[in-house]
Context: one part of a larger RNA
This record gives sequence, structure tokens and C1' cells, in this order.
RNA sequence: AGCGUAUGGGGAAUGCCUAGGCUCUCAGAGGCGAUGAAGGACGUGAUAAGCUGCGAAAAGCUGCGGGGAUUGGCACAUACAAAUCGAUCCGCAGAUAUCCGAAUGGGGCAACCCAGCAUGUUGAAGACAUGUUAUCCGUAAGGAGGCGAACCCGGAGAACUGAAACAUCUAAGUACCCGGAGGAGAAGAAAACAAAAGUGAUUCCGAUAGUAGCGGCGAGCGAAAUCGGAUUAGCCCAAACCAGUAUUGUUACGGCAAUACUGGGGUUGUAGGACCACGACAUUUGAUGCGUAAUGAAUUAGAAUACUUUGGAAAAAGUAACCAUAGAGGGUGAUAGUCCCGUAUAAGUAAAGAUCGUUAUUGAUAGUGGUAUCCUGAGUAGUGCGGGACACGUGUAAUCCUGUAUGAAUUUGGCGGGACCAUCCGUUAAGGCUAAAUACUCCUGAGAGACCGAUAGUGAACUAGUACCGUGAGGGAAAGGUGAAAAGAACCUUGAAUAAAGGAGUGAAAAAGAUCCUGAAACCAUACGCUU
Repeated sequence: AGCGUAUGGGGAAUGCCUAGGCUCUCAGAGGCGAUGAAGGACGUGAUAAGCUGCGAAAAGCUGCGGGGAUUGGCACAUACAAAUCGAUCCGCAGAUAUCCGAAUGGGGCAACCCAGCAUGUUGAAGACAUGUUAUCCGUAAGGAGGCGAACCCGGAGAACUGAAACAUCUAAGUACCCGGAGGAGAAGAAAACAAAAGUGAUUCCGAUAGUAGCGGCGAGCGAAAUCGGAUUAGCCCAAACCAGUAUUGUUACGGCAAUACUGGGGUUGUAGGACCACGACAUUUGAUGCGUAAUGAAUUAGAAUACUUUGGAAAAAGUAACCAUAGAGGGUGAUAGUCCCGUAUAAGUAAAGAUCGUUAUUGAUAGUGGUAUCCUGAGUAGUGCGGGACACGUGUAAUCCUGUAUGAAUUUGGCGGGACCAUCCGUUAAGGCUAAAUACUCCUGAGAGACCGAUAGUGAACUAGUACCGUGAGGGAAAGGUGAAAAGAACCUUGAAUAAAGGAGUGAAAAAGAUCCUGAAACCAUACGCUU
């Protein structure tokens, strides 16, 4: 020096565990904000750095309800207090709520600076206290502004990429940006489909179907009718006509006309309505009020086991019992239906309140016939040119939207049925509203998992978006486990020692000693053996 064995150090893998995550299901909730939000700054404790709570009334104040012995958060110490005259704690409703922040009296480098007006301390100057003073919309009552995870509608709108290059095309109307709304939003009661037969608003799901088609006919894109389901709900204006009010014009002062507004009327394709004639007060239903009260916060009751043995400890084993509308789950010194919390079940319950009823109040809603006249949404439909949307890239290109230029018809009307024309069929544009079935989950409650178990699972099981890095936008960790119980090692010795070690003691165990469960390997050391 090497190898081997043994004993240690070192190190943190592994095993076990879970306080935290992840993914879902059901139910709830689906907003907060000028009555000042979200988010912060600064304060606030006997001692108080961090987190949590709270706000100069500051780990809190008041009332009501619950509850019944301890309490002063995480947080284990000392001191001092509170509480059966009912504290702490739980629920509901209030009070207080500094400064910044939409931030709103003006300003500003957020958490700061400086004002006006009114009232008061006051009689004055000054100072202080309280209140008030932003902008926009509005018929002047009031409203808006900002924040918020996704979902929804609208506006605006890429590129990488694919086409094995690339330009039409694709990616994709995606990402990003802007505006707006709601618990959903959007759409929606046929100027729809269909095809000789019929359907009957919209939305969503399954099929139709990767079909018909579109496509440098490349890459790729990609329907609908129809069928089966979910859920179902239909309505209101404009106009004709009648009446009124105001203004204007005109007048022969009797009126007439126009415009604007208001009330009645009326709302459709088998055309309907006005108008004329006839007839009737029915039917259905909404809202409000009153009553009813399932449910409903904290909460309450809630069955049944003993002994022996092993052990530090019994819930284990053995023996013998019991309860069960409760053998879900968790805890307890090892594995407990019967020890504790619970569980099944039952009860109670303020605010609120589904539902049901109603002698109440109030609103909406209907028919038959006639046809002369009148009405039925105009810079609209359509057309030319240029674009866009439709599965559809200009194509044979219908349909929808519109920048530009034009521009009808009036029920004997108009539009559509994928160029166009005829026949036939369907439907009635140019005004509006509409629940449900559908989408989502920042959040609350209950529950589940052939999900993870500390290099995993959220970045974060722990003072985590923390420490730290960066001018900044932004990036972004590591870090869990003594023991059943601190019983956390009194006391002694060595030592300079509050270091450390050796005894002693606790404990089942200290080879569980706080760098603390288990404690692999690398690496280091000691002893012994063998080899050189």
C1' cells in the first nucleotide's frame, strides 16, 4: 500500500406516516363597489420580530340566541388578569372602521402635501374640530365610473406551423388587444324547410358522416335535409280609424290644414286589420296583499363489555356477554360496533321562506258575416362595382352582410324553393320582447378516487409567490417526522468554558438527546487477518 472481516464516523437513500395537494360528483352561490370595493400602507398585544385577527372604540365593542367551565390566536415561558352575577367559544344582527387605492376639494414620486365654504371653540386675527366641495349622463328622482376565475356576445385581428420549398390555401377568425352583459349569455316564434308527401320558433346532444361537396381538386376544409332524444311558450308595437293637447299657417272668425306628442284601436298568410252589420261579458292567466308552512344558523338527545394472559401501554390473544334504523369515519400508550368524538335516527330553531289557499286589489286575454274604400315597417328590397360571411377559394353560385353608385312594387302585391325562365309549392322582409333544455367555477357545504405521498402531489404540507435575483417587465427556491407523555437529562466529575465529554437520572427504547423515526451507498477512520 492493496484485499478481506469487524466496529464506528459521515451521509441521507429506502420503508412507514400525513398536516397539503390533484381530479371529479351532488347541492348551493354566481358577484363586490361612491353607505367608498378588490388590493395595500401604517398601526394595534404586559413583554411582540413573523403569520393571523382587528382599526385610534384597534387578537377587539354592543344586543339577541346557543352553550356550560375554563380562558387571555399560531405560541408550549414569566407575570398579571377574566370567568357559574355564566367568561372563552359558536350563530345572527349592529357599532367602530386611520391613510392610500375608481379615489372623487386641488396637487402628488400611492399610503404624502396644500386649500375653499358652513358651523363651533369666539367678539376679532390665528389655530383647531366636525361636515362639505371631482367628472359624465339624466325629464334632476337618480344613475355611472373601479375590481373579479372561467363561461357568453360584439369590434379589431397575427405569425410560427402544414403544404415535406412557397405565393392561393392552412394554422384561424385561433392567440393577443378593445367594448359590453348576465347568472347564464347568444338565438328565437318562418319573406323557414321540404318535394307532389309533409314538417311547424330557438337552443343542446346522438346519428346522418368524414357522406354530399369545397380544394395550387394539393395540404387540407367539411355541411344539411331527415331520424332518435333533452326541454318546451308564446307574444308586443308601427300603420289604417277615432279622440285629445300644444304650436304654426290660413280664415268668410263658424272652422280648416300641417307638425309634434298622448290615449283608444290593432298585429296577420286559409291573409289579417281598419270600416259596416250581428252577438257576448265567457275562458285562461300574471302581479300585489293576506293566510298557511315543507324547509331553515348556532344547537340538543343519541344503544351496547367484562375478566384473564403477554406487554411500557390492550384496542391484541383467550374466555364469556351485549347493542344494532348506529359494524361510515376519526381518536385514544399496538389492530376498539359496545372508552371518547361521532354515526343511524329523532328533536329544536331567529331572519328568511318553496308550496298551497284566498271572500281581496289590480292587469292581460276571445267570436260570426260582409266586401266598395283605406292600412300592413323605403333610400328599404333589388341592381352595377369592390369586399366579407355561408362547409362552398368567383365558380353554373343561389342565400346573408355592406363600402360605393343607383333604386322598385303595394295584396290582381312581394320574397324564396342553389345560375336563369315557366308551372307548382312554401312564406309574408325592411320594428321589438321572450322562460326551459346549453356553457363555466374565483367561491361555500357534503362526499368520492385501481390519484400523489415530501426530488412526488400545486411553485408553495413549514412566516411561499416568502427568502433571494433583476433598473424593470419578470424570474423564483430550499425547508415535514424526538417521545405515548417533556418525563427535554436534577446532581457530580474533567474542562478556561454558557463548548464538549464521562457518570447519574427519565424512558419500553437515549444505538429516540433536541443536527432527535427508520438510517442504504459513496467517502473517512480504527482493530485484526492475508499478500507484497
The prediction has a mean pLDDT of 83.
This is a predicted structure of a 532-nucleotide part of an RNA (large-subunit ribosomal RNA, domain I) from uncultured Psychroserpens sp.
It matches the Rfam family "Bacterial large subunit ribosomal RNA". Rfam links the family to the GO terms structural constituent of ribosome and ribosome.